[in-house]
Context: one part of a larger RNA
């Protein structure tokens, strides 16, 4: 110079930004992912038409509207949000390859949705169970689910042709033969469904090259390194499995320790380097700890399932819930780190034809001198120089134009009054904010370190190797500019100053 700092004094205002570096410990509340009646049956309140009973204000009962709760079924929940434990990896960061792949929604092009079929929750009734929830019977819908045809076309096997690559091999394209589809649903602008091409996105594989310490780690390896039949994957691959071969990798540091996310950046430095990786933006990886798959285009999934494992909570003891490294808050670690706030108004985001609902992402407040920037705390004028401290050779000298005192402004805050942009609209949390006019009145605002040298800045009193300073050199033992206190002085200023850390 710098900081995501802390500590010690002090502390007017605004703007922007930042805000658990420590126990990846535990965690009470709330809330953070849902939508879709235009995929479906079912249908409470209410309203509206009616019909009966009839002790006139109830009961029964039929249609129409409505649409709460849950339930089926689509998308959506894999995104966005947090955290850095793990990781020395193709994890990253760059450059290249896939002739070895996958891609839901979006766009574009061709073609095409025929005829059936059983089911099931919901709902009723019975039952179990303290709950969590579970069986049993029946009843019923759909874009849910089966089977059957068609077949542009796709995929598989065999028999040719073109053609083109560095290899496997790829594209085109004829011919047999096997297998493969759909919801004509649903509104009545339209939105969906199937196959197939094709592009956009994402996203998965291999490779070159680049970026830590340690040899007081020297050999390291049996799924090890290669084949070959299989198996499994979107795909290549020892990925995995049987078998065969004896390989691979290594002082150009293999293996092992130990530390660590990685980049773009930040920081310092003339560069060259060196140190770093907060907070913003990419990748990557975690989700109580470890294993596991299932659903799905996509997961091996933070707010999903299921074993075990610790931990906390309920029980009726028979068995059952919990996962804050979301957001806010608590305890407890620690020098040290905010509010159980408003709002979906805007910006994205989900779901829907669409009003629209949902969004602790966002956008915005609060708290904190954490940091940067800005502004204030007056501004002129005033004496051979008031008083008072403080040196003093007692003659003075010095605080010092400083102050009184005279004039003048009023920025910030203070009151009042108007009052936005952000929004195309009857939509605005922020906000009656920001801004703008107006009032009054120097009127509410200054600390902090330091004065031996290095390094700007001196006296005088106390202390007397004592009490204490101190980053080094060093000061203090009786005339201390170094200790403590005042005067005066120097620096920096809403901060000074101290300690860590980096260069």
């Nucleotide at each position: 110079g710098a900081c995501g700092a802390a500590c010690g004094c002090u502390g007017g205002c605004g703007g922007c930004a930042c805000g658990c570096u420590u126990c990846g410990c535990a965690c009470a509340u709330g809330c953070a992912a849902g939508u879709c009646g235009a995929a479906c049956g079912a249908g409470a309140a209410c309203c509206c038409c009616g019909g009966g009973g009839c002790u006139u204000g109830c009961c029964c009962u039929g249609g129409g509207g409505g649409g709460a709760c849950a339930g089926u079924g689509g998308c959506g929940a894999a995104c966005g949000g947090g955290u850095g434990a793990g990781u020395a990896a193709c994890a990253c960061g760059u450059g290249a390859g896939g002739a070895a792949c996958c891609u839901g929604c979006c766009c574009c092009g061709a073609a095409g949705a025929c005829c059936g079929g059983g089911a099931u929750a919901a709902c009723a009734c019975c039952g179990g169970g303290a709950a969590a929830c579970c069986g049993g019977u029946g009843c019923u819908a759909a874009u849910a689910c089966c089977g059957g045809a068609u077949g542009u076309c796709c995929u598989c096997a065999c028999c040719g042709g073109a053609c083109c690559g560095c290899a496997u091999g790829a594209u085109c394209u004829g011919g047999u033969g096997a297998g493969g589809a759909a919801a004509u649903g649903g509104a009545u602008u339209c939105c969906g469904c199937u196959u197939c091409g094709g592009g956009a996105u994402g996203g998965c594989c291999u490779c070159g090259c680049g970026g830590c310490c340690u040899a007081u780690c020297a050999g390291c390896u049996u799924g090890u390194u290669g084949g070959u039949g299989g198996g499994g994957u979107a795909a290549c691959g020892g990925c995995c499995u049987a078998c065969c071969a004896a390989g691979g990798c290594u002082u150009c540091g293999a293996c092992g320790g130990g530390u660590a996310g990685c980049u773009g950046g930040u920081c310092u430095g003339a560069g060259a380097g060196g140190a770093u990786g907060u907070c913003c933006a990419g990748c990557c990886a975690c989700a109580c700890u470890g294993g596991g798959a299932c659903u799905g285009a996509g997961a091996c999934a933070c707010g999903g399932c299921c074993c075990a494992g610790a931990c906390u909570c309920c029980u009726a003891c028979g068995g059952g819930a919990g996962g804050c490294a979301g957001c806010a808050g608590u305890g407890g670690g620690g020098a040290a780190u905010c509010u159980u706030g408003c709002g979906c108004a805007a910006u994205g985001g989900g779901c829907g034809a669409a009003a629209g609902c949902c969004u602790g992402a966002c956008g915005c407040a609060g708290c904190g001198a954490u940091g940067c920037c800005g502004c204030g705390u007056g501004c002129g004028g005033g004496a051979u120089g008031a008083a008072g401290g403080c040196c003093c050779u007692c003659g003075g000298g010095u605080u010092g134009u400083a102050a009184a005192c005279c004039g003048c402004u009023u920025u910030c805050a203070g009151c009042a009054g108007g009052g936005a942009c952000g929004a195309a609209a009857u939509u605005g949390a922020c906000g009656g904010u920001a801004c703008c006019u107006g009032c009054a009145g120097a009127a509410g605002a200054a600390g902090c370190c330091c004065c031996g040298g290095c390094c700007a800045a001196c006296u005088a009193c106390g202390u007397g190797c004592c009490a204490g300073c101190a980053g080094c050199c060093g000061c203090g033992g009786u005339a201390a500019u170094a200790c403590g206190u005042a005067g005066g002085g120097g620096g920096c200023g809403a901060g000074c100053g101290u300690u860590g850390u980096c260069c």

Small-subunit ribosomal RNA, 5' domain from an uncultured Acidimicrobiia bacterium, 503 nucleotides, folded computationally. Its Rfam family is "Bacterial small subunit ribosomal RNA".